[in-house]
Molecule: transfer RNA
Organism: Candidatus Woesebacteria bacterium
């Protein structure tokens, strides 16, 4: 420089183009306990950016950011 993946909660991962974007683990909290851990209860927490496509977009296209790999 060219080409291909991949970007969703603090983490690892789910969602045919259609419900209020779900679940693990973590984290706040609450009850238990002499206390403390586990279970239990219960909160908050996410679609890289900006534009199109469509009624409707995390999903599709376009570009830029970021990560990875392969070629030279």
């Nucleotide at each position: 420089g060219c080409c291909c993946c991949c970007g969703u909660a603090g983490u690892u991962c789910a969602a045919u183009g259609g419900a209020u974007a779900g679940a693990a683990c973590a984290a706040g909290g609450g009850a238990c306990u002499c206390c403390u851990a586990a279970g239990c209860c219960u909160u908050a927490a996410a679609u890289g950016g900006c534009g199109g496509u469509u009624c409707g977009a995390c999903u599709c296209c376009g570009u830029c950011c970021g990560g990875g790999g392969g070629c030279a």